[in-house]
This record gives sequence, C1' cells and structure tokens, in this order.
RNA sequence: GGCUUCAACAACCCCGUCGGUUGGGCGCGGUCAGCAGGACGCGCAGUGAAUCGACUGCAGCC
Repeated sequence: GGCUUCAACAACCCCGUCGGUUGGGCGCGGUCAGCAGGACGCGCAGUGAAUCGACUGCAGCC
C1' cells in the first nucleotide's frame, strides 16, 4: 500500500468522523380550511429509523 470482518477507544448500555438521500419528531411562516386537521416552505437536534459516499481507527490476511 491492497483486501476482509468490524468500532476497541466512549462519564451504565448503544453510539468512530464528515457530508448526502428517504422517513419520523419539534418550532416558525403564510396557505387550504375554518371543529379537527391537510399539504407546502424554512429552521432545530445524541432523529437509539433505514440507506449511500468519502475518511479515521482496532483486528486479521496478502
């Protein structure tokens, strides 16, 4: 350097980093409506949901 299974490291456990996609949550806006609520746009976040790309690292093989 390449390949493979992975996340050891973590203030219980789970959780490596960054950026996307889909879906969910919360807030705001006007809008349809005018009881309830719907769709749309913008924003927020340990979103304990899924997934994609790049990177870091433990281990193994070449």
The RNA shown here (nadA riboswitch) has 62 nucleotides and comes from a soil metagenome. The model forms 100% of the base pairs in the Rfam consensus. Its Rfam family is "nadA riboswitch". On this family, see Huang et al., RNA 2020: "Structure and ligand binding of the ADP-binding domain of the NAD(+) riboswitch". The sequence is in RNAcentral, with records from MGnify.